[in-house]
Context: one part of a larger RNA
RNA sequence: UGACGGGGGCCCGCACAAGCGGUGGAGCAUGUGGUUUAAUUCGACGCAACGCGCAGAACCUUACCAGCCCUUGACAUGGUGGUUACGUCCCGGGGAGACCUGGGAUUUCGGUUCGGCCGGACCAUCACAGGUGCUGCAUGGCUGUCGUCAGCUCGUGUCGUGAGAUGUUGGGUUAAGUCCCGCAACGAGCGCAACCCCUGCCUCCAGUUGCCAGCGGGUCGGGCCGGGCACUCUGGAGGAACUGCCGGUGGCAAGCCGGAGGAAGGUGGGGAUGACGUCAAGUCCUCAUGGCCCUUAUGGGCUGGGCUACACACGUGCUACAAUGGCGGUGACAGUGGGCAGCCAAGGCGCAAGCCGGAGCUAAUCCCCAAAAACCGUCUUAGUUCGGAUUGCACGCUGCAACUCGCGUGCAUGAAGGUGGAAUCGCUAGUAAUCGCGGAUCAGCAUGCCGCGGUGAAUACGUUCCCGGGCCUUGUACA
Numbered sequence: 001u002g003a004c005g006g007g008g009g010c011c012c013g014c015a016c017a018a019g020c021g022g023u024g025g026a027g028c029a030u031g032u033g034g035u036u037u038a039a040u041u042c043g044a045c046g047c048a049a050c051g052c053g054c055a056g057a058a059c060c061u062u063a064c065c066a067g068c069c070c071u072u073g074a075c076a077u078g079g080u081g082g083u084u085a086c087g088u089c090c091c092g093g094g095g096a097g098a099c100c101u102g103g104g105a106u107u108u109c110g111g112u113u114c115g116g117c118c119g120g121a122c123c124a125u126c127a128c129a130g131g132u133g134c135u136g137c138a139u140g141g142c143u144g145u146c147g148u149c150a151g152c153u154c155g156u157g158u159c160g161u162g163a164g165a166u167g168u169u170g171g172g173u174u175a176a177g178u179c180c181c182g183c184a185a186c187g188a189g190c191g192c193a194a195c196c197c198c199u200g201c202c203u204c205c206a207g208u209u210g211c212c213a214g215c216g217g218g219u220c221g222g223g224c225c226g227g228g229c230a231c232u233c234u235g236g237a238g239g240a241a242c243u244g245c246c247g248g249u250g251g252c253a254a255g256c257c258g259g260a261g262g263a264a265g266g267u268g269g270g271g272a273u274g275a276c277g278u279c280a281a282g283u284c285c286u287c288a289u290g291g292c293c294c295u296u297a298u299g300g301g302c303u304g305g306g307c308u309a310c311a312c313a314c315g316u317g318c319u320a321c322a323a324u325g326g327c328g329g330u331g332a333c334a335g336u337g338g339g340c341a342g343c344c345a346a347g348g349c350g351c352a353a354g355c356c357g358g359a360g361c362u363a364a365u366c367c368c369c370a371a372a373a374a375c376c377g378u379c380u381u382a383g384u385u386c387g388g389a390u391u392g393c394a395c396g397c398u399g400c401a402a403c404u405c406g407c408g409u410g411c412a413u414g415a416a417g418g419u420g421g422a423a424u425c426g427c428u429a430g431u432a433a434u435c436g437c438g439g440a441u442c443a444g445c446a447u448g449c450c451g452c453g454g455u456g457a458a459u460a461c462g463u464u465c466c467c468g469g470g471c472c473u474u475g476u477a478c479a
Base pairs, nucleotide, nucleotide: 001479002478003476004475005474007473008472009471010470011469012468013467015463016462019427020426021425022424023423026319027318028317029316030315031314032313033312034310035309042053043052064305065304066303067302068301069300070299073128077127078126079125080124081123082122083121084120087106088105089104090103091102092101093100094099109119110118111117130294131293133292134291135290139288140287141283142282143281144279146277151190152189153188154187155186156185157166158165159164170181171180172179196271197270198269199268201239202238203237204236205235206234207233210229215226216225217224242265245259246258247257248256249255321420325379326378327377328376329375330374337368338367339366342361343360347356348355349354386417391412392411393410394409395408396407397406433455434454435453436452437451438450439449
């Protein structure tokens, strides 16, 4: 100087408390451990591994296993020798395919000093290619984490033999090393804040979305038509909030409390933004890269299998256990987005999944397109009209192909489950809870992920205690 303390003081954070909903019990989905296996590819392991890399494992992917094949190789550059376009299409034979092999067709490319001479292709050979093989304890890059925490340092000066201290401590204050005051310090940098984006109010500009708002026309009806940018909206420019004003308080400070006005206050709400560093944290399987290793194989191709196994154990989720509920009927109201080998309307067929059909749309123009809620009826506390696992049969869709191993539909079957021990998680407001919708990936496949809107709470006395953190101080046999 630090680190640590079941030392002290001060102060924060959904840290506790207050409150709401969960997990832990059940069934299923998914990841992991374990076990099994020819293989169940590899990585990730307290917080910070475990719906994680995987934003899509039937083949492919694929790195794993078995078998069958190939070696200058699926791919790059160059040297030497040889042969000549390459290619495309058709008909065969063997084979699981990769591949091996036979026949035929085709104006057989460009340059040309016409010579395979040059480019190009093929064959042989050489130098090399190739490796998701090892080392993240050799690395770059990127990332997680403490932590959006308020800290981490420097120059000069001063003090100390020195390590170092001071500044950065102290008194107030703040979300903040934020600001004020004081002070052997005076300044400065990286952080904080602000500048950036979205959202909340208004104005202006602009109108192939919106509007009978005001006019005209038309209709069973509808912005449907003429017409018009007023409103809504869209998207561009600007305004607006600064403790600016008033009162109180404080040290005549910084600030704090209350009030006015205002769409909005005292950082309005949300995002982006992550200091010096820590964990030899993670990644050699994105990529790059040192070293090491394999080179008829640790490289390459293919078929099939595996990654989907199942006595078990754990994590994360979904669906429930019902009456603020289930079922039937009637029947409203969004936003983000996406759409050309695509989204797919009307109409028709089918109980349905879906099929036929073909209008429109490269899209504020057409399409995908709501559910909970509400109203009416029914069920009456029962393992049930709760719950839907499991299984049988029959279909549909994608795809070369759904046996291993896809999703969906109908009929039948109806399991466990009656609110979950010890323990444990999230959340302070348009939040939790609840309801549906969209998107990426994607032929097909979502309870995951990333977004969107609808309905919309309860509680916070307080900081003694648990966890994490900041500043000062104290002890230390630790560094």
Predicted 3D model of a 479-nucleotide part of an RNA (small-subunit ribosomal RNA, 3' major domain) from a metagenome. Its mean pLDDT, the model's own confidence on a scale to 100, is 85. Rfam family: Bacterial small subunit ribosomal RNA. Its family is annotated with ribosome and structural constituent of ribosome in the Gene Ontology.